Source information
A computed fold for an 88-nucleotide RNA from a Nitrospiraceae bacterium, annotated as c-di-GMP-I riboswitch aptamer. Its mean pLDDT, the model's own confidence on a scale to 100, is 85.

[in-house]
RNA sequence: UUCCGAUAAAGGUAAACCCUGGGUAACCAGGGGGCACAAAGCCAAGGGUCCUUAGAAGUCUCUCAAAUAAGGAUAGCCGGUUGUCGAA
Numbered sequence: 001u002u003c004c005g006a007u008a009a010a011g012g013u014a015a016a017c018c019c020u021g022g023g024u025a026a027c028c029a030g031g032g033g034g035c036a037c038a039a040a041g042c043c044a045a046g047g048g049u050c051c052u053u054a055g056a057a058g059u060c061u062c063u064c065a066a067a068u069a070a071g072g073a074u075a076g077c078c079g080g081u082u083g084u085c086g087a088a
Stems, first nucleotide, its partner, number of pairs: 004086002012037002017032006035076001041081003046078002048074007058064001
């Protein structure tokens, strides 16, 4: 330095759910909470997923609504990048 990850040490983060606020929504912020996490640090460039608006193939009609486009959300989906500690 790389791989690896203990029922190690010291710390850290915080799912669901509840309360308050913001947003059309996905979701976000604060408080409580604690499922989990060795990158659950950071990054929305790439893939995925989700939301909104437009769209209108299909649909006898009504209803519903695929492709597609634009804008957004998610890093606790993959990915990229940096990095703490240390037995086997």

It was read from a public genome assembly, where an Rfam model found it. Of the family's consensus pairs, 95% are formed in the model. Its Rfam family is "c-di-GMP-I riboswitch aptamer". A reference for the family is Sudarsan et al. (2008), "Riboswitches in Eubacteria Sense the Second Messenger Cyclic Di-GMP", Science.